[in-house]
């Protein structure tokens, strides 16, 4: 000083003055309305991808299907998240990424090209040895070369008729034994000389999983016609993702026809696994204790405009001029993914310079 990795701080602050929502208090009052005070849209409020709380079915067990995760070990109320850490692949690197369990339980696929893409056989050029009428013919190999993503370990010497782990050295795998680790896993030693690849294919294995949801539901007031007709029903109605078992268990369930009612209530609806801050525990994800705090609750839909100072950025360099992304609550939280501006810190690489 340029280029990168890793993390994420912040999203304007004061004030005045006008208009908005609920609350709380005063005061007036029939109802309804004046003042006052506090407080009133995110980090993602989007996506609706997982996962709870919390309602209802419902008093809810057992199994088959199905569906999810998939290396080890912690976190958490769960999880597909989130922290370590193995192992592999990218990157000089800082760091990043993984749909990371089993191919010897079984089935399928590997097109074309190729001699062959599976289970012990098979050779297209060649190479060697034998026969021959020189046209071939037999045996022998799989190192050379050539198809091909891949060709039955790789690379070198040695050896051979010619070749091959046929021996040997190095490295890969597989297999046993030792040693580190909680564990995935690594090291070390020996040993034969080695049975592709594909499971985000079907399929095994391991955990794990009722369902529908706030328009869930709970209640008040109002009104009607608790009406008809078929059906099924203790030989079992119903009992909410399918199916079976088993289990509780009823005057009831189902379909037609017809009639009432749909208020634009009230409640859920805002104290929660909540937020701040401190201290201790742990590499951390987090936990644990203190101590403080009260931060929207709308319901056709509020949470804003104006001005003036100061902040940030940006050009200018003198009294200045211009910007500020993504975007809007609707029962809550915990994560994950988009979208979109990124300060401060650390950390790698290059180059100059001292």
């Nucleotide at each position: 000083u340029g280029a990168g990795u890793g993390c994420g701080a912040a999203a304007g602050a004061u004030a005045a003055u006008c208009g908005c929502g609920g609350g709380u208090g005063u005061c007036u009052u029939c109802a309804a309305g004046a003042c006052a005070c506090a407080c009133g849209a995110g980090g993602a409020a989007a996506g609706u991808c997982c996962g709870g709380g919390c309602u209802c079915c419902a008093c809810a067990g057992g199994g088959c299907a199905g569906a999810a995760u998939g290396c080890c070990g912690g976190a958490u109320a769960a999880c597909g998240u989130c922290c370590g850490g193995u192992g592999a692949g990218g990157g000089u690197g800082a760091c990043c990424u993984c749909a990371a369990g089993g191919a010897a339980a079984g089935u399928g696929c590997c097109a074309c090209a190729g001699a062959a893409a599976u289970g012990u056989g098979u050779a297209c050029c060649g190479c060697c040895g034998g026969c021959u009428a020189u046209g071939g013919c037999c045996g022998g190999u799989a190192a050379g070369g050539g198809u091909g993503g891949a060709a039955c370990g790789g690379u070198g010497c040695g050896g051979u008729a010619a070749g091959a782990g046929c021996g040997c050295a190095c490295c890969a795998g597989c297999a046993a034994c030792c040693g580190a680790g909680u564990a995935a896993u690594c090291g070390g030693u020996u040993g034969g000389c080695u049975a592709g690849g594909u499971a985000a294919a079907c399929c095994c294995c391991a955990u794990u999983c009722g369902g529908a949801g706030c328009a869930a539901g709970a209640c008040c007031a109002a009104a009607u016609a608790g009406g008809g007709a078929a059906g099924g029903g203790a030989u079992g109605a119903a009992g909410c993702g399918g199916c079976c078992c088993g289990c509780u268990g009823a005057a009831c369930c189902u379909u037609c026809c017809g009639g009432g009612u749909u208020g634009u209530g009230u409640c859920g609806c805002u104290a929660g696994a909540g937020c701040u801050u401190g201290c201790a525990g742990g590499u951390a994800a987090c936990u644990g204790c203190a101590a403080g705090u009260g931060u929207a609750g709308a319901u056709a839909a509020a949470u804003g405009a104006u001005u003036a100072u100061c902040g940030c950025c940006g050009c200018a360099u003198u009294u200045g001029c211009g910007g500020a992304a993504c975007a809007g609550a609707a029962c809550u939280c915990g994560g994950c993914u988009u979208a979109g501006u990124g300060a401060a810190c650390a950390c790698u690489c290059a180059u100059a310079u001292u």